[in-house]
Context: one part of a larger RNA
RNA sequence: CGCACGUGGUGGAUGCCUAGGCGGUAGGAGGCGAUGAAGGACGUUGUAGCCUGCGAAAAGCUUCGGGGAGCUGGCAAACAAGCUUUGAUCCGGAGAUGUCCGAAUGGGGAAACCCACCGCUUCGGCGGUAUCCCUGUCUGAAUACAUAGGACAGUGGAAGCGAACCCAGGGAACUGAAAUAUCUAAGUACCUGGAGGAAAAGAAAUCAACCGAGAUUCUCCCAGUAGCGACGAGCGAACGGGGAACAGCCCUGUGCCCGUAUCGGGCGACUGCAUAGCAAAACGGCCUGGAAAGGCCGGCCAUAGAAGGUGAUAGCCCUGUAUGCGAAAUGCUUUCGUCAGUUAGGCACGACGAGUAGGCCGGGACACGAGAUAUCCUGGUUGAACAUGGGGGGACCAUCCUCCAAGGCUAAAUACUACCUACCGACCGAUAGUGAACCAGUACCGUGAGGGAAAGGCGAAAAGAACCCCGGAGAGGGGAGUGAAAUAGAACCUGAAACCGCGUGCGU
Numbered sequence: 001c002g003c004a005c006g007u008g009g010u011g012g013a014u015g016c017c018u019a020g021g022c023g024g025u026a027g028g029a030g031g032c033g034a035u036g037a038a039g040g041a042c043g044u045u046g047u048a049g050c051c052u053g054c055g056a057a058a059a060g061c062u063u064c065g066g067g068g069a070g071c072u073g074g075c076a077a078a079c080a081a082g083c084u085u086u087g088a089u090c091c092g093g094a095g096a097u098g099u100c101c102g103a104a105u106g107g108g109g110a111a112a113c114c115c116a117c118c119g120c121u122u123c124g125g126c127g128g129u130a131u132c133c134c135u136g137u138c139u140g141a142a143u144a145c146a147u148a149g150g151a152c153a154g155u156g157g158a159a160g161c162g163a164a165c166c167c168a169g170g171g172a173a174c175u176g177a178a179a180u181a182u183c184u185a186a187g188u189a190c191c192u193g194g195a196g197g198a199a200a201a202g203a204a205a206u207c208a209a210c211c212g213a214g215a216u217u218c219u220c221c222c223a224g225u226a227g228c229g230a231c232g233a234g235c236g237a238a239c240g241g242g243g244a245a246c247a248g249c250c251c252u253g254u255g256c257c258c259g260u261a262u263c264g265g266g267c268g269a270c271u272g273c274a275u276a277g278c279a280a281a282a283c284g285g286c287c288u289g290g291a292a293a294g295g296c297c298g299g300c301c302a303u304a305g306a307a308g309g310u311g312a313u314a315g316c317c318c319u320g321u322a323u324g325c326g327a328a329a330u331g332c333u334u335u336c337g338u339c340a341g342u343u344a345g346g347c348a349c350g351a352c353g354a355g356u357a358g359g360c361c362g363g364g365a366c367a368c369g370a371g372a373u374a375u376c377c378u379g380g381u382u383g384a385a386c387a388u389g390g391g392g393g394g395a396c397c398a399u400c401c402u403c404c405a406a407g408g409c410u411a412a413a414u415a416c417u418a419c420c421u422a423c424c425g426a427c428c429g430a431u432a433g434u435g436a437a438c439c440a441g442u443a444c445c446g447u448g449a450g451g452g453a454a455a456g457g458c459g460a461a462a463a464g465a466a467c468c469c470c471g472g473a474g475a476g477g478g479g480a481g482u483g484a485a486a487u488a489g490a491a492c493c494u495g496a497a498a499c500c501g502c503g504u505g506c507g508u
Base pairs, nucleotide, nucleotide: 001507002506003505004504005503006502007501008500009499015493016457017456020428021427022425023424024423025422026421027420028419029417030416031161032160039101040100041099042055043054044053046079049075050074051073061095062094063093064092065091066090070083071082072081106115107114108113116129117128118127119126120125131158132157133156134154135153136152137151138150139149165196166194167193168192169191170190176183180230206213207212217244218243219242220241221240227235228234248409249408250407251353253349254348255347256346257345263341265339266338267337268336269335272332273331274330275329277325278324279323283298284297285296286295287294299316300315301305307319308318309317358382359381360380361379362378363377364376365375368394389404390403391402392401393400444451445450464492467479468478469477470476
């Protein structure tokens, strides 16, 4: 040095586990904000730090309910001081307080800071003072009346934030066409504005085809059809049919009749639900074992044999579960009553949306790229008719059919899920599953936009090793002790391999 066996170290694979994720189902909720949000800074406990909670009334205060024996949040024990059957801690409803920043709003500002004015004041302090819009009052130019402007006031409104969904205004490129320009990607990404729990659309100047249908939306067919297309790549309907859901109305006006049927709101009563909860059946012995829920024997309950826990695998030990019940308060909801407002219904006579429709030029939207191109929108330019009228039926004309633009409202079926509750999974199981099971959008990196980790497991219970010895009052170890186990000793379950030793044998 090699080989073999044995035994260790190192290392953290594997197995098992799950505190966290991922995907869904059902129901709820679909907003919060000048009554100061979202998000933060700084404080706050007897005790330093971090997390959580809270706000100078600061891990809390008041009150109303629930609950019933311990409690003073977690890491995190101990001590100290207290509270509690005169009902604490804890859970739920309502309320009070709520520093400073932040739309941030008295002015400023390098956020959490600086500097004011006015009024009131018990002299501690409290309140007000941004901008825009609306309304009202006062004032008031050029310029006489006026108007613009200015000032003040208001139980007026807005603002800012938020995951996706929605509508609108703007709007790419990579890419594909095997190059590339029309085209495509795509009206996508992205930016901006606006709204709602949905939004948008919506009661035919629609289709159809000589038969007829009868608002909109969504869906399955029609159909990858008809078409469009450097007729390339690709794009891609409609009619009609089957379903989901269904709902129709108002203004442009006067008179008469009727008298609350319409809509939203306040109050009261009622119904149900949510936000705490309550009751809830039935088991013992022996054996093994550290431990019984295992084995054996004998029972019992079941509208409960879902699940989790308990020293191994428990219907009957615990929490629960089936089932039944429950709210002082707040919210939502059902039905009814009532109050004020607002509309509605009938008759008569009226009214019928003009710089509009259409034309031309230029764009855009329609599956449709200007094409033989109808239809829709409109920047420019023109410009009708008035129901004896007008639009459409894919160039255009006639006939015929059908509808009535240039005003408005409208549930449901549809889209989405940041959030809450319950439940589910031939989903993951710590290099997986979220980036994040752990104090993670942290540490760390970057001027910044931004990028972005690693890191789980002793044991049933800390019983976490008193005491002794070596040692630096060490580190580490040896005894002793605990424990079923300590090669479970905190660098802690299991403990693979690479890699490094030790012992023995053999070989060289």
Notes
This is a predicted structure of a 508-nucleotide part of an RNA (large-subunit ribosomal RNA, domain I) from a Gammaproteobacteria bacterium. Its Rfam family is "Bacterial large subunit ribosomal RNA". Rfam links the family to the GO terms structural constituent of ribosome and ribosome. NCBI's taxonomy places the organism under Bacteria, Pseudomonadati, Pseudomonadota, Gammaproteobacteria. RNAcentral holds the full RNA, with entries from ENA. The coordinates come from a structure-prediction model, not an experiment, and the mean pLDDT is 86.